[in-house]
Context: one part of a larger RNA
RNA sequence: UUGGGCGUAAAGCGCGUGUAGGCGGUAUGUUAAGUCGGAUGUGAAAGCCCUGGGCUCAACCUGGGAAGUGCAUUCGAAACUGGCAAACUUGAGUACGGGAGAGGAUAGCGGAAUUCCCGGUGUAGAGGUGAAAUUCGUAGAUAUCGGGAGGAACACCAGUGGCGAAGGCGGCUAUCUGGACCGAUACUGACGCUGAGACGCGAAAGCGUGGGGAGCAAACAGGAUUAGAUACCCUGGUAGUCCACGCCGUAAACGAUGAGUGCUACAUGUCGCGGGUAUUGACCCCUGCGGUAUCGCAGUUAACGCAAUAAGCACUCCGCCUGGGGAGUACGGCCGCAAGGCUAAAACUC
Numbered sequence: 001u002u003g004g005g006c007g008u009a010a011a012g013c014g015c016g017u018g019u020a021g022g023c024g025g026u027a028u029g030u031u032a033a034g035u036c037g038g039a040u041g042u043g044a045a046a047g048c049c050c051u052g053g054g055c056u057c058a059a060c061c062u063g064g065g066a067a068g069u070g071c072a073u074u075c076g077a078a079a080c081u082g083g084c085a086a087a088c089u090u091g092a093g094u095a096c097g098g099g100a101g102a103g104g105a106u107a108g109c110g111g112a113a114u115u116c117c118c119g120g121u122g123u124a125g126a127g128g129u130g131a132a133a134u135u136c137g138u139a140g141a142u143a144u145c146g147g148g149a150g151g152a153a154c155a156c157c158a159g160u161g162g163c164g165a166a167g168g169c170g171g172c173u174a175u176c177u178g179g180a181c182c183g184a185u186a187c188u189g190a191c192g193c194u195g196a197g198a199c200g201c202g203a204a205a206g207c208g209u210g211g212g213g214a215g216c217a218a219a220c221a222g223g224a225u226u227a228g229a230u231a232c233c234c235u236g237g238u239a240g241u242c243c244a245c246g247c248c249g250u251a252a253a254c255g256a257u258g259a260g261u262g263c264u265a266c267a268u269g270u271c272g273c274g275g276g277u278a279u280u281g282a283c284c285c286c287u288g289c290g291g292u293a294u295c296g297c298a299g300u301u302a303a304c305g306c307a308a309u310a311a312g313c314a315c316u317c318c319g320c321c322u323g324g325g326g327a328g329u330a331c332g333g334c335c336g337c338a339a340g341g342c343u344a345a346a347a348c349u350c
Stems, first nucleotide, its partner, number of pairs: 004321003007304002012318001014201004021194003025088002028085004033081002035077008049065006091191001092188004096183003103177007110154001115149007125136002162169002206247006215241002220236004258317006267294010299306002323350003332343004
């Protein structure tokens, strides 16, 4: 390399938009680049293969033939692929009417709770633990009532519920805004799928500048525990957690399962939309489409399991794997303020 693979053994880029490229619906005509057929030329000699001859045989030498899958020219074929022309509507999209949703951004508002401050009542404890102590408290704590300040998070509703490409999203209201879904028509007429590079988004932590800081809390300090205890437990506590702008670009970024399309028994839910029967009406019942969850047949799998949301049966495109360690490291390059990230070996060793 070929082959074989990628849920858990090595292996799906964290996710999207999309360039080149690859692949691409139905029917007609035309062309003849691919494709297929014929002819001609060429395809050196030697060798291989077939058949003769010569060394006593053979190896070896030698005559003749065949073959030479290729290339070029030319004449044809027109099913398939491609090109061109003009069409079609099923793929894709647009318009119209709907309902659902923690989808995103900005602004404003709300109550509960913690902490702190002020005042009242009130007195000796409070706190904490397995037990304690550090700690707080007669300078009046804890408890309780009233008032105030400030920050952060939004109990119940809440649900293997919903939305989003992923990360993720949960108090209420308003404004701006993205997407999906359902219905019945009309329109465009293949406009599609995937996607190397590229570009954008991307939890937490971390970084820069300026704010903010209630609670929590790396680091740190003290008290315990212990043989020790640089821990687990306790009392404190700074970065940080929050906001704005700018970086970082990584996660068990997981469904450890790339995207798209078609096909292949069923069973039980749930969410959204639509239709039907019945009803005073809601519920219920039947049914279609689109999500989501559990079980389970065929099939598949090394097994576990998966099983119409496939890990089944197929097709198209991309990414990735090739024994363990060395190592996701060194060197180089690119990116970054830094931390570091991306790309990515070898010696050696088992």

The part of an RNA shown here (small-subunit ribosomal RNA, central domain) has 350 nucleotides and comes from a metagenome. The coordinates come from a structure-prediction model, not an experiment, and the mean pLDDT is 85.